[in-house]
């Protein structure tokens, strides 16, 4: 120089201008000031835990998941290290990688046949007039695999280990209105005259057999209570956390000290325009250099235009998928060159 490989990182930067949100302080109140404010994937919801509820003596039946050997972890289907075993010249990548003496299934195309029957051809040997037919041996051929304790278990199933459901719209709290639930008192008075006492008129549900006391009792009224909804709080961010340093370990990780607090929103904030600089892709155009197989290619430059994928909803630890592009290390192979 040129081709990989494996790993880690950033996800445009500054400023001016309106604006949205948590929190803190002033303010009667508008408001105002201070600090904070999305991601490496917040994504898909794929596994695994926590934290909330609801269920559970114990064992077993049935489902489901993983599946070489040790190791990490709160824990996993994740990750670390080894073996194997395929692929690659290599760095290095991938791999559900247990059991096929327990059983059942299955094995394209050829092929006589595919594991339980069978039998293309040959040769013996029985059998028969001669074949047919049986036995026993070899051989060609097909095919991935031909009789051999055959392959297949991301077929069934065996064996080993693990697993109880539902999810923050979990759940707790505070609690109108209106309907309905209990409870407890009232539940016959009206109206005319009169200052008042009072006087007349009408009226007094329903059971307890017809009447009276008395009890229960509807409707209707008032009070209390109790569950529930509408609305509000809490869960809600301090956590298997983040940084710098030391140790232990091949590594995953794990201990020790020190500092640090880094969104908490809910119809759901985190944002919009200007302008100046960068990086880098596409189009037009110049032409400095350098290459040419004379068509161009590379390089510098002008102008124009794009500048990813996405976007918190209780929080964690993984996978997996998306991503304009840039940087940084660590190893391989090749070619020149000293």
């Nucleotide at each position: 120089g040129g081709a990989g490989u494996c790993g880690g990182c950033c996800a445009g930067g500054c400023a001016g201008c309106c604006g949205c949100u948590g929190c803190g302080c002033c303010g009667c109140a508008a408001g105002g000031c201070g600090c904070g404010g999305a991601g490496g994937a917040a994504a898909g919801u794929c596994c695994g835990g926590g934290c909330u509820c609801c269920a559970c003596a114990g064992a077993g039946c049935g489902g489901g998941a993983u599946g070489c050997g040790g190791g990490c972890u709160a824990a996993c289907g994740g990750c670390c290290c080894g073996g194997c075993g395929u692929g690659g010249c290599g760095a290095c990548a991938c791999g559900a990688c247990g059991a096929a003496g327990a059983g059942g299934g299955c094995c394209a195309c050829a092929g006589a046949g595919a594991c339980g029957a069978g039998u293309c051809g040959c040769g013996c040997g029985g059998g028969u007039c001669a074949a047919a037919c049986c036995g026993c041996g070899c051989g060609g051929g097909u095919g991935a695999a031909a009789c051999g304790c055959g392959g297949c278990a991301a077929c069934c199933u065996c064996c080993a280990u693990c697993c109880g459901g539902a999810g923050c719209a979990a759940c707790a709290c505070c609690a109108a209105a209106u309907a309905g639930g209990c409870a407890a008192g009232c539940g016959a008075g009206g109206u005319a005259c009169g200052a008042a006492a009072g006087u007349g008129c009408c009226g007094c549900g329903g059971c307890c057999g017809g009447c009276u006391c008395g009890g229960c009792u509807a409707a209707g009224c008032u009070u209390g209570c109790g569950g529930g909804u509408a609305g509000g709080u809490g869960g809600c961010u301090u956590g298997a956390g983040c940084c710098c340093g030391g140790g232990a370990g091949c590594a995953a990780u794990c201990c020790c000290g020190g500092g640090c607090c880094c969104a908490g929103a809910g119809g759901a904030a985190u944002g919009g325009c200007u302008g100046c600089c960068a990086g880098g892709g596409c189009g037009c155009g110049g032409u400095u250099c350098g290459g040419u197989u004379c068509g161009c290619c590379g390089u510098c430059u002008g102008c124009g235009u794009c500048u990813a994928c996405a976007g918190a909803a209780c929080c964690c630890g993984g996978c997996u998928u998306a991503u304009c592009g840039g940087c940084c290390g660590u190893c391989u192979c090749c070619c020149g060159c000293u």